[in-house]
RNA sequence: GCGCGAUUAGCUCAGUUGGUAGAGCAACCCAUUUACACUGGGAAGGUCGCAAGUUCGAGUCUUGCAUCGCGCA
Numbered sequence: 001g002c003g004c005g006a007u008u009a010g011c012u013c014a015g016u017u018g019g020u021a022g023a024g025c026a027a028c029c030c031a032u033u034u035a036c037a038c039u040g041g042g043a044a045g046g047u048c049g050c051a052a053g054u055u056c057g058a059g060u061c062u063u064g065c066a067u068c069g070c071g072c073a
Base pairs, nucleotide, nucleotide: 001072002071003070004069005068006067007066010025011024012023013022019056028042029041030040031039049065050064051063052062053061
């Protein structure tokens, strides 16, 4: 330098044909316990890496950039 893949909640990851952004764990609150843990319940937490384009509508499609990983030279 070229090619491929990844980037979504604090962490690990889903997200179907473009149509209301989700799960588990963690943390928080309540119940339970003498207390802790376990268990059950609740609530909160998001610029979907950044920017632009297409579209009535983009996490999803297109382009550029950034970071990480793999391969080729």